[in-house]
RNA sequence: AACUUGAGAGUUUGAUCCUGGCUCAGAACGAACGCUGGCGGCAGGUCUUAGGCAUGCAAGUCGAACGGGUGAAGCAGGUGCUUGCACUUGUGGAUCUAGUGGCGCACGAGUGAGUAACGCGUGGGAAACUGCCCACCACUGGGGAAUAACGUUUGGAAACGAACGCUAAUACCGCAUACGCCGGAAACGGGAAAGAUUUAUCGGUGGUGGAUGUGCCCGCGUUGGAUUAGCUUGUUGGUGGGGUAAUGGCCUACCAAGGCAAUGAUCCAUAGCUGGUCUGAGAGGACGAUCAGCCACGCUGGAACUGAGACACGGUCCAGACUCCUACGGGAGGCAGCAGCUAAGAAUAUUGGGCAAUGGAGGAAACUCUGACCCAGCCAUGCCGCGUGAAUGAAGAAGGCCUUCGGGUUGUAAAGUUCUUUUAGUCGUGAAGAUGAUGACAGUAGCGACAGAAAAAGCACCGGCUAACUUCGUGCCAGCAGCCGCGGUAAUACGAAGGGACCUAGCGUUGUUCGGAAUUACUGGGCGUAAAGGGCGUGUAGGCGUUCAUGCAAGUUAGGUGUUAAAGACCUGGGCUUAACCUUGGCGUGGCACUUAAGACUGCAUGAAUAGAGUUAAGGAGAGGGGAGUAGAAUUUCCGAUGUAGAGGUGGAAUUCGUAGAUAUCGGAAGGAAUACCGAAGGCGAAGGCAGCUUUCUGGCCUAUGACUGACGCUGAGGCGCGAAAGUGUGGGGAGCAAACAGGAUUAGAUACCCUGGUAGUCCACACCGUAAACGAUGGAUACUAGGUGUGCGGGGUCUGACCCCCUGCGUGCCGCAGUUAACACAAUAAGUAUCCCACCUGGGGAGUACGGUCGCAAGAUUAAAACUCAAAGGAAUUGACGGGGGCCCGCACAAGCAGUGGAGUAUGUUGUUUAAUUCGACGCAACGCGAAGAACCUUACCAGGACUUGACAUCCCUUGACCAUCGCGUAAUGGCGAGUCUCGAUCCUUCGGGAUUGACAAGGUGACAGGUGGUGCAUGGUUGUCGUCAGCUCGUGUCGUGAGAUGUUGGGUUAAGUCCCGCAACGAGCGCAACCCCUAUGAUUAGUUGCUACGCAAGAGCACUCUGGUCAGACUGCCGUUGACAAAACGGAGGAAGGUGGGGACGACGUCAAAUCAUCAUGCCCCUUACGUUCUGGGCUACAAACGUACUACAAUGGCGCAAACAAAGGGGAGCGACCCCGCGAGGGUGAGCAAAUCUCAAAAAAGGCGUCCCAGUUCGGACUGCAGGCUGCAACUCGCCUGCACGAAGUUGGAAUUGCUAGUAAUCGCAGGUCAGCAUACUGCGGUGAAUACGUUCCCGGGCUUUGUACACACCGCCCGUCAAACCAUGGGAGUUGGGGACACCCGAAGCCAGUGAGCUAACCGCAAGGAGGCAGCUGUCGAAGGUGGAUUCAAUGACUGGGGUUAAGUCGUAACAAGGUAGCCGUAUCGGAAGGUGCGGCUGGAUCACCUCCUUU
Repeated sequence: AACUUGAGAGUUUGAUCCUGGCUCAGAACGAACGCUGGCGGCAGGUCUUAGGCAUGCAAGUCGAACGGGUGAAGCAGGUGCUUGCACUUGUGGAUCUAGUGGCGCACGAGUGAGUAACGCGUGGGAAACUGCCCACCACUGGGGAAUAACGUUUGGAAACGAACGCUAAUACCGCAUACGCCGGAAACGGGAAAGAUUUAUCGGUGGUGGAUGUGCCCGCGUUGGAUUAGCUUGUUGGUGGGGUAAUGGCCUACCAAGGCAAUGAUCCAUAGCUGGUCUGAGAGGACGAUCAGCCACGCUGGAACUGAGACACGGUCCAGACUCCUACGGGAGGCAGCAGCUAAGAAUAUUGGGCAAUGGAGGAAACUCUGACCCAGCCAUGCCGCGUGAAUGAAGAAGGCCUUCGGGUUGUAAAGUUCUUUUAGUCGUGAAGAUGAUGACAGUAGCGACAGAAAAAGCACCGGCUAACUUCGUGCCAGCAGCCGCGGUAAUACGAAGGGACCUAGCGUUGUUCGGAAUUACUGGGCGUAAAGGGCGUGUAGGCGUUCAUGCAAGUUAGGUGUUAAAGACCUGGGCUUAACCUUGGCGUGGCACUUAAGACUGCAUGAAUAGAGUUAAGGAGAGGGGAGUAGAAUUUCCGAUGUAGAGGUGGAAUUCGUAGAUAUCGGAAGGAAUACCGAAGGCGAAGGCAGCUUUCUGGCCUAUGACUGACGCUGAGGCGCGAAAGUGUGGGGAGCAAACAGGAUUAGAUACCCUGGUAGUCCACACCGUAAACGAUGGAUACUAGGUGUGCGGGGUCUGACCCCCUGCGUGCCGCAGUUAACACAAUAAGUAUCCCACCUGGGGAGUACGGUCGCAAGAUUAAAACUCAAAGGAAUUGACGGGGGCCCGCACAAGCAGUGGAGUAUGUUGUUUAAUUCGACGCAACGCGAAGAACCUUACCAGGACUUGACAUCCCUUGACCAUCGCGUAAUGGCGAGUCUCGAUCCUUCGGGAUUGACAAGGUGACAGGUGGUGCAUGGUUGUCGUCAGCUCGUGUCGUGAGAUGUUGGGUUAAGUCCCGCAACGAGCGCAACCCCUAUGAUUAGUUGCUACGCAAGAGCACUCUGGUCAGACUGCCGUUGACAAAACGGAGGAAGGUGGGGACGACGUCAAAUCAUCAUGCCCCUUACGUUCUGGGCUACAAACGUACUACAAUGGCGCAAACAAAGGGGAGCGACCCCGCGAGGGUGAGCAAAUCUCAAAAAAGGCGUCCCAGUUCGGACUGCAGGCUGCAACUCGCCUGCACGAAGUUGGAAUUGCUAGUAAUCGCAGGUCAGCAUACUGCGGUGAAUACGUUCCCGGGCUUUGUACACACCGCCCGUCAAACCAUGGGAGUUGGGGACACCCGAAGCCAGUGAGCUAACCGCAAGGAGGCAGCUGUCGAAGGUGGAUUCAAUGACUGGGGUUAAGUCGUAACAAGGUAGCCGUAUCGGAAGGUGCGGCUGGAUCACCUCCUUU
């Protein structure tokens, strides 16, 4: 000193908070797989088939127990002779060991099948044995009979025997002795031994004690399932007996009827247990490899023998399966020992060395044996350590990659220079492990020397979580993915590359466990609406329980003792160079047991108390319950009467009833059901529920004050009872209502909503059912914690006459503080603060379903899963959007009017069709006389054909110096061919001839490039439309809310307006509104030519007027009155040219529509490049069955035509407007004055008005179409222009459903001008002339604004979403059955074997002289008894024609049930019906919108 320790993230939503699941980051592994791989140390290594095994080895040893065999050296002798050799005999006994005998083989080693058990763990216990070991006491005397080996004979293929004969012992058997041993009260009885030897010793027997080991018993602990609830007959206990080492139903006979179980028996499934290991902050959770303890097993099942110990892994017997040998007669075997083989599997090593060490067996010992063990080999399987170089080095090399083309990055990285040598390599040396000998490892570890950067880096990742980004390829494909999710042409998410970040001899993936997960909550959760309070009561077990006193000491607390093996963990030291690893010593919260103490609290016992609970006495209220009786109103039916044509019903109708007399009205009768008003926010009840009145029986509750009992209490698993509606059974009853059903409507359909009928049922009695949104979605009990205000029933006080008022109890409502809550909300009737008890929840779906059980007559109820599937499902609140929700307001939105469109003809645009092409775009409003303010060519983008290829156009480079223009030929035309003409500038040098350079231009060449009306408006800029000239859209600070957000911006008024005023937790501000700008309406002033004119005209003059251009004035609700809140403002009035933004224009907030446009333009990316580019001619955009839009002209008399004849404004004009005059019927032509315009010109205004004519008709309306003849523009008028004249003279007589514009100088009507343009206008844009009608009003349609409400919508109702059917796939239930397994049961058979009996046959030891006996054995019999057989049940699994529902699946069918009042409010239970969602009936709920009323509450 022994320890110190707690992180979160992603994902439900438009956003938020909560609930809640899924997923990730961490650690670990006996792991496997993929890629890769230098060294060393220390560990680990069939988790699967307790499947099967070839081969070798794993248990022997002792000759100092014994006989025997062999018989060495030596010694003694003999023979032969070659005289020191050979042979041989005896002795001798070394050595070896088959057998007898002893000890061991029950240890060590392996495995985890079985086992849910005293098997294991822990702590105790008594009725035991214990070889070898230790201590002590005593003894070790004397005999006997056999038997293997061996010999002979003999059987068998073999294994293995048989008969006869011989022999030894520490083998066997008696006798003696025997205590302190056993039995017995005692007498007495019984029971032992072995020797060997090298003379040191080692043994043997009996006994006592110890140690060790083992057996047995008990308390506690030890998995899941109740869809396993009852189990048990040796079962539970006793007595006697037997058995065992020992207790015991362990066994047996008899007796009793017990024993276990909701604190989970029995049964089923799973599993060796523990020390410990992993994880975790801990509590826990998961696991039980290696190491250690215990248990069980040894091919499967059974059994005993021997022995100290076994019912025995390498022993025996039997049965079975399998394998092998065989001469077919019969035999042999058991790797879950070490190696190894095979099979299985994703997967796990050498048929190695050695007994040197440690340990074991035997032996006196030497020693032998030992796959225990020690080592080595293989494997990155794990942990630990080391290395793959270090320093310097910028030209920031080359290469790669990116690029905004400038550069950046790889990157001091490399190269280069200077060093070092760990490891690996070579050579040398060389331990410890060994106490005397002995070293497998091993020439190992270590040490020294040598050479040289030399031989040594990978893996996965880079969208977020999560550290790390770019390019290319691909194009919802290929693919990725742990979750969310990426990929449909600009992918940091796929594949590759470059770069980067992490880890590193490893890195990733997969699997498993714990963690995060407070996501089973003991520590440490919940249940009003998210999952979750039982429908309600009563009550059993259980849990919990008032005050005081005494005792006890079970719980509790404290101290001590024992134990909790070692290893591990932790602390402290030590040893390997360090670490891992090894090791010394130490430490513990806790568990169990024993013991001592304390006595508060709990408990137990006793005694007392009264505050809880109850009893009694007096009052009280009540739709509390059961029975009986009775009343009136109404409906219906019947009878009678009056009376006549309808009634009834609906949105509107019809079915229906009625002239056979309905409906209506009156009178009478019958019958059933329900009880108006009172009546309520009310009362009662446990809940369901309960309503006329009277009576009877009866339960509970409340109040006040006494007395009494004395904790008798609270809760309550199971149990029992009650329990709406519907439904069931039997019997009644049946007026109304009314599932089903029928008919009529509605509808696309209408199995519905609506209507007419109508049966079960609704009612009664008895018996079932047992469920509801059985709800306050809120279990019961007790106590405490601000108030205010109603109401029901009591009591008290004051006054006393009643009220009123005050206090109080029990109920029942609302508001509200603290507090709680995710919020909504709850708030003394808690969802607050606490205690006690019960029920229930743990993601959504599958499913409250299946199977099984229980209940039920049935319907069904109750209990209640899994496979599979999804990443959500959900609660509350917020902002929007939406509603066939509400309120307020506005708009030519409706209404009131006027004129139209839709019908005709024509013009024009579009669709469609056609075509070589009919180029392209625009598609509800907000495309369609739109882009196009003008397609004959051009335009032109389209088609056919002809040409060109650095190009029609731009820049750069090279060469040349000509080209262009003009003319001709030729062509369909361009291109082409030819003729022709003739000429560049600047600077420098110069021999003056010219040369060089450069620039412009042109031609030729070359390649970079040009070019594209090709694609993508869903990659974009810019521009535009639209909501909408609607009044809105936001911000800062503050405040409120956990937050999204709210407030401000809402409210009361007012306005055209978020315009203004007032109020207000807001105060201010910005973009919008308004104003500022332009035109117009009045006046003043000033200036006046081309304008104007009081002059008769002209000239001239003048500037009063008109007009034009400047500059000002004027209008501001300024003034008065009324209303209004002393406001804003509104209304009326005065004045004024104009009055309440005077009229008009320009001006378009934040945003919406992936709105439109790549074909105005610009532009990313993609595509084409002798063509998708450029150019030419011709054609097309002009087609034509049909449809639609927008216009023009009309249909006529308010008109047409003719004649004469008035009055504008605003514009245009030089490639122009063009006057006058002449010609032409005219379009027009000729001529060309004037005018770049207040001067000239286009230019005539038209309608109106005047006169005349037509007389209601297909016309003197209307003008289409067509013919002929002309004119103009233009290279050109055929396709395909406009105009004129003459002739022709169609449809059309005011337009269906529907629909458009317009509120005043407006609509309507009339003409004029301009742009485009060579020419072409019914279009477009402007201009003026004439000039109305109507608006009660906001119910309705459409659009919009504000506010409120509901929502399951947020791509926002063109939303969401339900069910059948059809298709594919998946898992699952039922199923005639079929197959297999498990465990019981009954019966049969009955091996081996123990035990018992028998023991006629056989028999050495002892007794006996003998006969014989005692004892023993074979054999036989019996009980038990494995396997086997038979049988009927049971349970589990597989499979099964067919069948049921369920789930999943971009674009299937039918409807539209739900979400808004979802268009019939929805939902719950039940019954019935229907293709389907679903409909209807009955009862219930609000988790229903809206309107009205009532009541209560809040505020002043």